[in-house]
RNA sequence: CUCCCCGAGGAGCGUUGCAACAGGGCCGCUGCUCCGGAACUGCCAGGCUCGGGGUGUCAACAUUGCAACGGCGCUCGCGAACU
Numbered sequence: 001c002u003c004c005c006c007g008a009g010g011a012g013c014g015u016u017g018c019a020a021c022a023g024g025g026c027c028g029c030u031g032c033u034c035c036g037g038a039a040c041u042g043c044c045a046g047g048c049u050c051g052g053g054g055u056g057u058c059a060a061c062a063u064u065g066c067a068a069c070g071g072c073g074c075u076c077g078c079g080a081a082c083u
Stems, first nucleotide, its partner, number of pairs: 001056001003054007010076006018047001021042003026037003046069001
């Protein structure tokens, strides 16, 4: 660093629907399968960051601290300030 799992970033309800995913068809390649493409339908606002664990890959030798964010509307919780 890639991928997977777990945890944290206070919580709930409603809503829109980008990506991903799922579905049935259409088109392209082909003997067939696989694969690829555009749309439609469904689902969908922790998909992001940080920490821990695991697999794989790559690199380095020295020290050290713990955040920043998440469409729109409403409600609750926590803290502070003002009246």
The RNA shown here (SAH (S-adenosyl-L-homocysteine) riboswitch aptamer) has 83 nucleotides and comes from Betaproteobacteria bacterium RIFCSPLOWO2_02_FULL_63_19. Of the family's consensus pairs, 100% are formed in the model. The prediction has a mean pLDDT of 76.